[in-house]
RNA sequence: GGGCGACUAGCUCAGGUGGUUAGAGCGCUGGUCUCACAUACCAGAGGUCAUAGGUUCGAGUCCUAUGUCGCCCA
Numbered sequence: 001g002g003g004c005g006a007c008u009a010g011c012u013c014a015g016g017u018g019g020u021u022a023g024a025g026c027g028c029u030g031g032u033c034u035c036a037c038a039u040a041c042c043a044g045a046g047g048u049c050a051u052a053g054g055u056u057c058g059a060g061u062c063c064u065a066u067g068u069c070g071c072c073c074a
Base pairs, nucleotide, nucleotide: 001073002072003071004070005069006068007067010026011025012024013023019057028044029043030042031041032040050066051065052064053063054062
């Protein structure tokens, strides 16, 4: 230098052929229970879907560029 892949909650990851509220597990906070802790149960907070732009009535999803990380080729 060229090619490919990944980027979504604090962490690990889903998210069908674009469609009406963005989710799970763990973690965190509060409550019930307990003398207390743990477990269990209930509730809750937490998101610029890497960044910018484009297409579209509508984008996490499609297109382009950039960034970071990983793999391959030279």
This is a predicted structure of a 74-nucleotide RNA (transfer RNA) from a marine sediment metagenome. Its Rfam family is "tRNA". About the family: Transfer RNA (tRNA) molecules are approximately 80 nucleotides in length.